Predicted 3D model of a 72-nucleotide RNA (transfer RNA) from Orchesella dallaii. RNAcentral records the identical sequence in 2 taxa. Its mean pLDDT, the model's own confidence on a scale to 100, is 81. Rfam family: tRNA. It is annotated as a transfer RNA. Rfam describes the family as follows. Transfer RNA (tRNA) molecules are approximately 80 nucleotides in length.
RNA sequence: GCGUUGAUGGUGUAAUGGUUAGCAUUGGUGCCUUCCAAGCACUAGAUCCGAGUUCAAUUCUCGGUCAACGCA
Numbered sequence: 001g002c003g004u005u006g007a008u009g010g011u012g013u014a015a016u017g018g019u020u021a022g023c024a025u026u027g028g029u030g031c032c033u034u035c036c037a038a039g040c041a042c043u044a045g046a047u048c049c050g051a052g053u054u055c056a057a058u059u060c061u062c063g064g065u066c067a068a069c070g071c072a
Base pairs, nucleotide, nucleotide: 001071002070003069004068005067006066007065010025011024012023013022018055026044027043028042029041030040031039048064049063050062051061052060
């Protein structure tokens, strides 16, 4: 330099065009318990950046940044 893959709450992940962006974990509050832990309920928190296509983009296209891998 070229190519491939990826980037989603603090962390790990799902979502292949239309939902309130789901789940687990984490934090907070309450219940329970003599206390703690465990358990239960509620709650907080996310789509890497920019542009394009579309009535509508996490999703499709282009560019950028970063990471991993391969080739040279």
The RNAcentral record of the sequence draws on ENA and Rfam.